Predicted 3D model of an 88-nucleotide RNA (Glycine riboswitch aptamer) from Fictibacillus aquaticus. It was read from a public genome assembly, where an Rfam model found it. Taxonomically the source falls in Fictibacillus (Bacteria, Bacilli, Caryophanales, Fictibacillaceae). The coordinates come from a structure-prediction model, not an experiment, and the mean pLDDT is 82. Of the family's consensus pairs, 91% are formed in the model.
RNA sequence: AUGAAAGCAGGAGGAGAGAUCGCCGGACGGCGACGCCGAAGGAGCAAGCGGAAGUGAAACUCUCAGGCAAAAAGACUCUUGUUUGACG
Numbered sequence: 001a002u003g004a005a006a007g008c009a010g011g012a013g014g015a016g017a018g019a020u021c022g023c024c025g026g027a028c029g030g031c032g033a034c035g036c037c038g039a040a041g042g043a044g045c046a047a048g049c050g051g052a053a054g055u056g057a058a059a060c061u062c063u064c065a066g067g068c069a070a071a072a073a074g075a076c077u078c079u080u081g082u083u084u085g086a087c088g
Stems, first nucleotide, its partner, number of pairs: 006083008018034001020033005035068003041064001042062003048055002
């Protein structure tokens, strides 16, 4: 010095579902009730491997958590910077 994969930070895009009802409150909001959503996080499993125990993925499933006007958050995608250094 080429700069794969990965990590961190910034920027852009980013779905779904009650601005429900009751109480406190000027509003934001808080508490409770019922109804929903899945793309923070979390949990579960197929094939396969294995004598067995087990291992074993997700955008699938569950809905603990989170969310259901806007805001915030948001998996994922792109991009910039940086760390690092597979390959050459």